[in-house]
RNA sequence: ACCUUAUCCGGAGAGGUGGAGGGAUGGGCCCUAUGAAACCCGGCAACCAACAUGGCCUUUGCUAUGUAAGGUGCCAAUUCCCACAGGAUUAUUUCCUGAAAGAUGAGGU
Repeated sequence: ACCUUAUCCGGAGAGGUGGAGGGAUGGGCCCUAUGAAACCCGGCAACCAACAUGGCCUUUGCUAUGUAAGGUGCCAAUUCCCACAGGAUUAUUUCCUGAAAGAUGAGGU
């Protein structure tokens, strides 16, 4: 980098350093000197691993619940909204469903 697969309407600090940007892309709309990014501390979660208890199984193992000291991840707004297709409604509009794209985990090339 590419492929497969699961998840994405919940959750997370009025802390320190830092100084102007940030929300993937385009459009929109937002956040930001009542301080952006980044780093540190703190926190959330429970995908993988581990551990505990129960169930299934001849066994390898599978599965439910829990814990959180390990590996990631995450901590404005639904993945902030729309981007393609279909549908409902309408004067403008508003809404629904499914893709695509993206993000993260796990496995693979």
A computed fold for a 109-nucleotide RNA from Firmicutes bacterium UBA3906, annotated as SAM riboswitch aptamer (S box leader). It was read from a public genome assembly, where an Rfam model found it. Its Rfam family is "SAM riboswitch aptamer (S box leader)". Its family is annotated with regulation of gene expression in the Gene Ontology. Model confidence (mean pLDDT): 85 of 100. The model forms 97% of the base pairs in the Rfam consensus.